The prediction has a mean pLDDT of 75. A computed fold for an 89-nucleotide RNA from a Dehalococcoidales bacterium, annotated as NiCo (Nickel/Cobalt) riboswitch aptamer. Lineage of the source: Bacteria > Bacillati > Chloroflexota > Dehalococcoidia > Dehalococcoidales. Rfam family: NiCo (Nickel/Cobalt) riboswitch aptamer. The family is grouped with related families in Rfam's "NiCo_riboswitches". For this family Rfam cites "Bacterial riboswitches cooperatively bind Ni(2+) or Co(2+) ions and control expression of heavy metal transporters" (Furukawa et al., Mol Cell, 2015).
Order: sequence, then C1' cells, then structure tokens
RNA sequence: UAAGGCAUUCUGGAACAGGCUUUCCUAAUGUAUUAGGAUGUAGUCGGGUUCUUUGAAGAGCAGUGGGUUGUUGAACUCGCGGGACCAGA
Repeated sequence: UAAGGCAUUCUGGAACAGGCUUUCCUAAUGUAUUAGGAUGUAGUCGGGUUCUUUGAAGAGCAGUGGGUUGUUGAACUCGCGGGACCAGA
C1' cells in the first nucleotide's frame, strides 16, 4: 500500500419470515359483500428509534393507512408502528 475482518451511519436490494392484494375452495348471504382455509421466481411493503422494568411486559417518537375539518402550510380522531439477511458508500 492492497486485500480481508469488526463497529457505526447512510443508501439501495430481495424468490427469508411476516403483512396487504391476487387466485382457488367452503360456508353464509343483505347480490356485492363477509368469514374461514389454502396459495409464491404474480403486484406491493418488508420496518428507523427512545424510555421504564428483576423479569414478563408496558409507555412513546418518526413513519404509515382510513375518517372528519380546512385557507397554501395543516389540525383532530381511529388503527398499524416491525425480526433476520445481502450489497454499496
């Protein structure tokens, strides 16, 4: 000096897990929907962070979906709020 390894931060990725959707089956039925089960190289997301606690666990922030209001910013309200992995800087 280079390669490699570890730590932190940021960005991206995906066929892991998981979620929503799609598709199929069953049932109900208010006739366009609901519930349950299944379904992955189909679409999409795939998860940052603080505090408390002996522990189990609990309480938040960012973010995000719906509803209401609104005057360009936005406010209120109901829910979700998350594990692992790979790559690059």
The sequence was found by an Rfam model in a public genome assembly. The model forms 100% of the base pairs in the Rfam consensus.